Predicted 3D model of a 106-nucleotide RNA (SAM riboswitch aptamer (S box leader)) from a Cytophagaceae bacterium. It was read from a public genome assembly, where an Rfam model found it. NCBI's taxonomy places the organism under Bacteria, Bacteroidota, Cytophagia, Cytophagales, Cytophagaceae.
RNA sequence: GGUUUAUUAAGAAGAAGGGAGAGACAGGCUCUACGAACUUCUAGCAACCUCCUCCACCAUGGAAAAAGGUGCUAAAUCCUGAUCCGCGAUGCGGAAAAAAUAAAUU
Numbered sequence: 001g002g003u004u005u006a007u008u009a010a011g012a013a014g015a016a017g018g019g020a021g022a023g024a025c026a027g028g029c030u031c032u033a034c035g036a037a038c039u040u041c042u043a044g045c046a047a048c049c050u051c052c053u054c055c056a057c058c059a060u061g062g063a064a065a066a067a068g069g070u071g072c073u074a075a076a077u078c079c080u081g082a083u084c085c086g087c088g089a090u091g092c093g094g095a096a097a098a099a100a101u102a103a104a105u106u
Base pairs, nucleotide, nucleotide: 001106002105003104004103005102006101007100008099013042014041015040016039017038021031022030023029025081026080027079028078043073044072045071048069049068050067053063054062055061077098083095084094085093086092087091
């Protein structure tokens, strides 16, 4: 890097360095010198994996916890977006695609 599965309307900050961009991409729309991206430290959120406790049970489900491994801490994945379906129909809703995160595998 690829593949598969699961999840994505919830939640969560400050400081130092840095110095103009950032929100994947396109179109919008936002954030940003009252300091963007990025790096470091501390803190927090969460519950994908490991470990551990209980219930159930022969299968890997439910509940709790949060030590470790990741991840994350503006806005619903900020909104829409190849395509398809439904409807009360120039819109609304759903699926899919794409993206992100985790685990397994290659």